Description
A computed fold for a 132-nucleotide part of an RNA from Parcubacteria group bacterium 21-54-25, annotated as small-subunit ribosomal RNA, 3' minor domain.

Context: one part of a larger RNA
RNA sequence: CACCGCCCGUCAACUCAAGGGAGCUGGGGGUACCCGAAAUCCUGCCUUGCGCAGGACUACGGUAAAUUCAGUGACAGGGAGUAAGUCGUAACAAGGCACGGCUAGCGGAAGCUGGUCGUGGAUCAUAUCCGA
Repeated sequence: CACCGCCCGUCAACUCAAGGGAGCUGGGGGUACCCGAAAUCCUGCCUUGCGCAGGACUACGGUAAAUUCAGUGACAGGGAGUAAGUCGUAACAAGGCACGGCUAGCGGAAGCUGGUCGUGGAUCAUAUCCGA
């Protein structure tokens, strides 16, 4: 750099981070059920033994549904950023329909329209004449 100003959103390009996500993989702590070794305990037996049989408890193992923490994940939506891309021009001067809040509908996009509220709106200045 002062309106040849400033500036908004979609779209296009690139980069980044986070969340969502069918699922897949791995881990943690538990629950229910199944199985049930050794040891120990209980009961019974007699052949009194380092005995036999039954039972209780339980490690390991298995099944199931959940739970939690990570990793990965098609895809989808936004967010942030980036000298010179596209479309328009919404806002800033009454920004050319004052702007803004809430709400509803609509629209490539900024947005538009209706309802309602706010002022965080400009203008209606000055002089003379006429009238009330």
The source organism's lineage runs through Bacteria and Bacteria candidate phyla.